A computed fold for a 366-nucleotide part of an RNA from Candidatus Infernicultor aquiphilus, annotated as large-subunit ribosomal RNA, domain IV. It was read from a public genome assembly.
Context: one part of a larger RNA
RNA sequence: CCCUCGUUAAGGAACUCGGCAAAAUGACUCCGUAACUUCGGGAGAAGGAGUGCCCCAUUAGGGUGAGUUGAUUUACUCAAACCAGCCUGAAGGGGUUGCAAUGAAACGGCCCAAGCGACUGUUUAUUAAAAACACAGGUCUCUGCUAAAUCGAAAGAUGAUGUAUAGGGACUGACGCCUGCCCGGUGCUGGAAGGUCAAGGAAGGAGGUUACUCUCACCUUAGAGUGAGGGGAAGCUUUUGACCGAAGCCCCAGUAAACGGCGGCCGUAACUAUAACGGUCCUAAGGUAGCGAAAUUCCUUGUCGGGUAAGUUCCGACCUGCAUGAAUGGCGUAACGAUUUGGGCGCUGUCUCAACGAGGGGCUCG
Numbered sequence: 001c002c003c004u005c006g007u008u009a010a011g012g013a014a015c016u017c018g019g020c021a022a023a024a025u026g027a028c029u030c031c032g033u034a035a036c037u038u039c040g041g042g043a044g045a046a047g048g049a050g051u052g053c054c055c056c057a058u059u060a061g062g063g064u065g066a067g068u069u070g071a072u073u074u075a076c077u078c079a080a081a082c083c084a085g086c087c088u089g090a091a092g093g094g095g096u097u098g099c100a101a102u103g104a105a106a107c108g109g110c111c112c113a114a115g116c117g118a119c120u121g122u123u124u125a126u127u128a129a130a131a132a133c134a135c136a137g138g139u140c141u142c143u144g145c146u147a148a149a150u151c152g153a154a155a156g157a158u159g160a161u162g163u164a165u166a167g168g169g170a171c172u173g174a175c176g177c178c179u180g181c182c183c184g185g186u187g188c189u190g191g192a193a194g195g196u197c198a199a200g201g202a203a204g205g206a207g208g209u210u211a212c213u214c215u216c217a218c219c220u221u222a223g224a225g226u227g228a229g230g231g232g233a234a235g236c237u238u239u240u241g242a243c244c245g246a247a248g249c250c251c252c253a254g255u256a257a258a259c260g261g262c263g264g265c266c267g268u269a270a271c272u273a274u275a276a277c278g279g280u281c282c283u284a285a286g287g288u289a290g291c292g293a294a295a296u297u298c299c300u301u302g303u304c305g306g307g308u309a310a311g312u313u314c315c316g317a318c319c320u321g322c323a324u325g326a327a328u329g330g331c332g333u334a335a336c337g338a339u340u341u342g343g344g345c346g347c348u349g350u351c352u353c354a355a356c357g358a359g360g361g362g363c364u365c366g
Base pairs, nucleotide, nucleotide: 001361002360003359004358005357006356007355008354010352011351014350019347027051028050029049030048031047036041038174052096053095054094055093056092061088062087063086064085067082068081069080070078071077097101109345110344111343112342113341114340115339116337117336121133122132137172138171139170140169141168142167143166149158150157151156175332176331177330178329180262181261182260185259186258187255188254189253190252191251194250195249196248200244201243204240205239206238207237208236209235212231213230214229215228216227217226218225263281264280265279266278267277290324291321302318303317304316305315306314
């Protein structure tokens, strides 16, 4: 010097990102206990007092109850009284010892205010336990049973030995008050008049091939043959194709607790300021109720008030919402939380500012 402990004058968070760590509280009995509240809670709220031993005293009281006595329908009888033993056991009075009586150990610190999440629960085995996930509750949607959905080339299985008060999917997330406007875009559902439209079918057309035929040339036994060129039916084949042709798309409606969206400029009141009011442009519609410098506010340490001697945090307001807002839920909310933030009481070596002691290391010698 390091680690793990113990104690500490005076002060008591001045330490620090932050009371991190430590200290403090602590048991039992009695008294007493606020706001708020979903009337259950909050609550061990908070805040107080007592606690040893001896005597009265084998205390009062309570429990159990062998046994004794009594009664009668004399038998697995009944109810009452007395009472041994055992167990349990206050409250009060008096006395007494120590610094100290839950004499050691075990054994809640508390309060106020706010954010988030209702709650118990779950999670990153090995840096995150949370405001994340789940949750009961709410809503939408699909599914009539050989259900939908899922696994599987299939058989088959799960769903379910269930049957719409059931099962699957999606979103939200107790409870209370509520959940506004927009269907133009995207999606979904429904519709069928018209447009478009595949495979397939197909009237017809075009090309190829050539039975035959025409012209020319050659040979010639005059029959015909050979070669070149032109035309060319049917069939086959290649290709084209009017027309017929479903869903879908276009189209027409509905639907936002579907994905989503929810304006700008100018003027105006008898001080000023502001604008209930008016005008105009655009839109599918222009953000309603609430909340609001917020887990959202850039400017920003906004402004005012509170708390402090002094407060970029905190609380209450204001509204100029860069860029809040209603199941991507909005706003509240008792209880709950190893949650986050601010304040206070108690308490302390966290600190002013360090000291001493104990054990184990380091270090020196061996």

It matches the Rfam family "Bacterial large subunit ribosomal RNA". Its mean pLDDT, the model's own confidence on a scale to 100, is 85.